[in-house]
Context: one part of a larger RNA
RNA sequence: UGACGGGGGCCCGCACAAGCGGUGGAGCAUGUGGUUUAAUUCGAUGAUACGCGAGGAACCUUACCCGGGUUAGAACGCAAGGCGAACGACACAGAGAUGUGAAGGUCCUUCGGGACGCCUUGUGAGGUGCUGCAUGGUUGUCGUCAGCUCGUGCCGUGAGGUGUCAGGUUAAGUCCUAUAACGAGCGCAACCCUCGCCGCCAGUUGCCAUCGGGUGAUGCCGGGCACUCUGGGGGGACUGCCAUCGCAAGAUGUGAGGAAGGUGGGGAUGACGUCAAAUCAGCACGGCCCUUACGUCCGGGGCUACACACGUGUUACAAUGGGGGGCACAGAGAGUUGCCGCAUCGCGAGUUGCGGCGGAUCAGGAAAUCCCCUCUCAGUUCGGACUGGAGUCUGCAACCCGACUCCACGAAGCUGGAUUCGCUAGUAAUCGCGCAUCAGCCAUGGCGCGGUGAAUACGUUCCCGGGCCUUGCACA
Numbered sequence: 001u002g003a004c005g006g007g008g009g010c011c012c013g014c015a016c017a018a019g020c021g022g023u024g025g026a027g028c029a030u031g032u033g034g035u036u037u038a039a040u041u042c043g044a045u046g047a048u049a050c051g052c053g054a055g056g057a058a059c060c061u062u063a064c065c066c067g068g069g070u071u072a073g074a075a076c077g078c079a080a081g082g083c084g085a086a087c088g089a090c091a092c093a094g095a096g097a098u099g100u101g102a103a104g105g106u107c108c109u110u111c112g113g114g115a116c117g118c119c120u121u122g123u124g125a126g127g128u129g130c131u132g133c134a135u136g137g138u139u140g141u142c143g144u145c146a147g148c149u150c151g152u153g154c155c156g157u158g159a160g161g162u163g164u165c166a167g168g169u170u171a172a173g174u175c176c177u178a179u180a181a182c183g184a185g186c187g188c189a190a191c192c193c194u195c196g197c198c199g200c201c202a203g204u205u206g207c208c209a210u211c212g213g214g215u216g217a218u219g220c221c222g223g224g225c226a227c228u229c230u231g232g233g234g235g236g237a238c239u240g241c242c243a244u245c246g247c248a249a250g251a252u253g254u255g256a257g258g259a260a261g262g263u264g265g266g267g268a269u270g271a272c273g274u275c276a277a278a279u280c281a282g283c284a285c286g287g288c289c290c291u292u293a294c295g296u297c298c299g300g301g302g303c304u305a306c307a308c309a310c311g312u313g314u315u316a317c318a319a320u321g322g323g324g325g326g327c328a329c330a331g332a333g334a335g336u337u338g339c340c341g342c343a344u345c346g347c348g349a350g351u352u353g354c355g356g357c358g359g360a361u362c363a364g365g366a367a368a369u370c371c372c373c374u375c376u377c378a379g380u381u382c383g384g385a386c387u388g389g390a391g392u393c394u395g396c397a398a399c400c401c402g403a404c405u406c407c408a409c410g411a412a413g414c415u416g417g418a419u420u421c422g423c424u425a426g427u428a429a430u431c432g433c434g435c436a437u438c439a440g441c442c443a444u445g446g447c448g449c450g451g452u453g454a455a456u457a458c459g460u461u462c463c464c465g466g467g468c469c470u471u472g473c474a475c476a
Stems, first nucleotide, its partner, number of pairs: 001476002004472002007470007015460002019423004026315008034306002042053002064301007076124009087104001090101004107114002126290002129288003135284002137279003140275001142273001147186006153162003166177003192267004197235002200232004206225001211222003238261001241255001242253004317416001321375006335362001338357006345350001382413001387408007429452007
């Protein structure tokens, strides 16, 4: 000087407390451990691994296993030589890769050749093999915590200290006062995006606001940018004003005005560093290793196994509910190999025909909610796993191993021990909708969107994490 203390002081955070809803019990989904296996590819492992890499494992993916091939190679560049437009339907053998045959096709040209393809030769191959403890880049975490440093000066033999401490104040090393310090940098804040209010500009959405026409009805049509809205560019909030306290900074107020009040809400933004933290399998890269194989192509299998254990979710155990009927109200997105409407057939998943939209222009029943009827506390009209049968769709192909539909079957489960998690407001809880990936989908996941919409916070003694000062010290 740091680190540490079941030392002290001050202070913060859904850290506790006060509340609301969950986890741990059941079924299922998914990830992991373990076990099994020819293989169950690899990585991630307290917090900071475990619906994580994976934003899509039937083949492919795929890296694993079995088997069959291949060796300048599956891909690309350069040079030389040869042949041929390119391209190749189709046939045979084979599980396929591949091998063999082959109809057709006859490019441009300045006739030197050129483009493209195949073969041969030479040269550079290739490796998801190892090392994240050789690395770059990127990321998690402490932590959006308020800290981490420097120049000059001063103090100290020196390590180093001071500044950065103290008294106040703040979300903040934020600011003020004081001061052997005076200044400065990286952080904080602000500048950026978005939501909330109001003008301005623009008008193939919106409106009968205004005028006219028309319909069974509808901005449906002419017409118009007033309003709504969309997009762009401005204003607006600064403790600015008032009162009280205070030297000041600032604090307090059922204060005024205001759409908004003291950081207005949300996001992006992550200092010096810590964990030899994570990743050589996203990519790049040093070294080591393989080179008729640890490369590469193909068929099939596996990654989906199952005495078990754990994590994360989902559906429930019901009456604040289940079932049937009726009536409303969103936002944000995507769409031509696509998204849909209408008609037709089907109980349905879906099928067929016509049509709209490369889309503020087409298309979309939001659900919970509300109203009526029914069920009357039961393993039930709760719950839906599992199983049988019949189907639809995608795809070369649903046996291993897809989703969905209909009929039948109806399991466990009656609120879950110790324990443990999230959340302070349009939040929790609850309800549906959309998107990426994607042929299809094991999505109950992820990322967004809106609808309905709470309770509680006395307080900081205690648990956890952190900041500043101080003290002790068996540590460096």
Source information:
This is a predicted structure of a 476-nucleotide part of an RNA (small-subunit ribosomal RNA, 3' major domain) from an uncultured bacterium. Rfam family: Bacterial small subunit ribosomal RNA. The coordinates come from a structure-prediction model, not an experiment, and the mean pLDDT is 80.